[in-house]
RNA sequence: GAUUUAGGUAGAGGCGCAUCGCCUAUCAGUACGCCGGUCGAGGUUGAUACCCGAAGACACCGUCGGAAAGGAGUCGAUGCCGAAGUGGUUCGGGCAUCAUCCCUGACCGCUGGGGCUGCUUUUAACAGGAGCAGCACUGCCAUAGUAAAUUCCGAGAGGAGCUCGGAGCAAUUUUUACUAUGGAGCGCUACUGAAAGG
Numbered sequence: 001g002a003u004u005u006a007g008g009u010a011g012a013g014g015c016g017c018a019u020c021g022c023c024u025a026u027c028a029g030u031a032c033g034c035c036g037g038u039c040g041a042g043g044u045u046g047a048u049a050c051c052c053g054a055a056g057a058c059a060c061c062g063u064c065g066g067a068a069a070g071g072a073g074u075c076g077a078u079g080c081c082g083a084a085g086u087g088g089u090u091c092g093g094g095c096a097u098c099a100u101c102c103c104u105g106a107c108c109g110c111u112g113g114g115g116c117u118g119c120u121u122u123u124a125a126c127a128g129g130a131g132c133a134g135c136a137c138u139g140c141c142a143u144a145g146u147a148a149a150u151u152c153c154g155a156g157a158g159g160a161g162c163u164c165g166g167a168g169c170a171a172u173u174u175u176u177a178c179u180a181u182g183g184a185g186c187g188c189u190a191c192u193g194a195a196a197g198g
Base pairs, nucleotide, nucleotide: 007192008191009190010189011188014081016080017079018078019077020076021075023073024072032065033064035062036061037060038059042052043051046098047097048096084111085110086109087108088107089106090105092103093102094101112138113137115135116134117133118132119131120130121129122128140183141182142181143180144179145178146177147176148175149174151167152166153165154164155163156162
């Protein structure tokens, strides 16, 4: 000096992922409320409690008034590339209590990414989300094959790169493109690189 590795730094996939904010439509002339009328005993909840109810609840009809949340879209900003999502277990918290549900975290498992289709589920919804399955597409790595360059020699400047010329295309090294097969993000690319070994 060359080789390999833990670790570190910076990046790539693309309708890429997640969060927040304004606006817009939908939710919906719905829920709910006032007034008037009919009926006549429960209503509310998964259950209990609270609460409302013969001063007429609930339900129905009519007039008037009339939302919101969640989800969606455009735009903008931020954090990023196990981004993130999802299944299970579990700690803590929230709603009057339990269950359910919701929020934060921990552990384990699965998924490279987006799309389309079908089924199931969620939802006001045929929008959207989630799960499962299938179909091609796409990116990465490995192996094999094909093609072209590369390779080797000389000169231009000592080396790399580059240019020109020659040899060769059987073999060796390396790169690019395409095809096929396989694999998975604790991956891949570039740089750096303790230790180990030589």
Model confidence (mean pLDDT): 76 of 100. Predicted 3D model of a 198-nucleotide RNA (Lysine riboswitch aptamer) from Ferrimonas sediminicola. Of the family's consensus pairs, 100% are formed in the model. Its Rfam family is "Lysine riboswitch aptamer". Rfam links the family to the GO term lysine biosynthetic process.